[in-house]
RNA sequence: UUCGUUCUUCGGGGUAUGUGUAAUUCAUAACCGACGGUGACGGAUACAACCCGUAUCCGAAGUCCGUGAACCUGUCAUAUCAGGCUGAGCCGGUGAGAUUCCGGCACCGACGGUACAGUCCGGAUGGGAGAAGAAUGUU
Numbered sequence: 001u002u003c004g005u006u007c008u009u010c011g012g013g014g015u016a017u018g019u020g021u022a023a024u025u026c027a028u029a030a031c032c033g034a035c036g037g038u039g040a041c042g043g044a045u046a047c048a049a050c051c052c053g054u055a056u057c058c059g060a061a062g063u064c065c066g067u068g069a070a071c072c073u074g075u076c077a078u079a080u081c082a083g084g085c086u087g088a089g090c091c092g093g094u095g096a097g098a099u100u101c102c103g104g105c106a107c108c109g110a111c112g113g114u115a116c117a118g119u120c121c122g123g124a125u126g127g128g129a130g131a132a133g134a135a136u137g138u139u
Base pairs, nucleotide, nucleotide: 003137004136005135006134007133008132009131010130015029016028017027018026030119031118032109033108034067035066036065037064041059042058043057044056045055046054047053062107063106071084072083073082074081089105090104091103092102093101111122112121113120
């Protein structure tokens, strides 16, 4: 340093007002953004230094490419297994290159409950993509 096995820990955010018998569900206004990848932006360190720079690391997309939860189907099975399904972005600018940067205006959000729910309660003291670490074997 590569890959494998086992174990441990971590692993989702967000409301005010009005109407009303009743609504965090309607109306108005607000607020939120899981994980991996990409990333021209930002930061740190080192090298170089007349100037231009170079390298490494860290952060950086809700709407791009994938994943996860939920839901559906299968099997003896209410499974952590297999398969399926799985939301939403345009316009302008810069540029060799951006759906990622800058500006503007939009849009999206499982199931059950309840006055119609991304934000409340519940399944869930659950599951989880994955992240960090330890032990051990291996290249």
A computed fold for a 139-nucleotide RNA, annotated as FMN riboswitch aptamer (RFN element). Model confidence (mean pLDDT): 81 of 100. The model forms 100% of the base pairs in the Rfam consensus.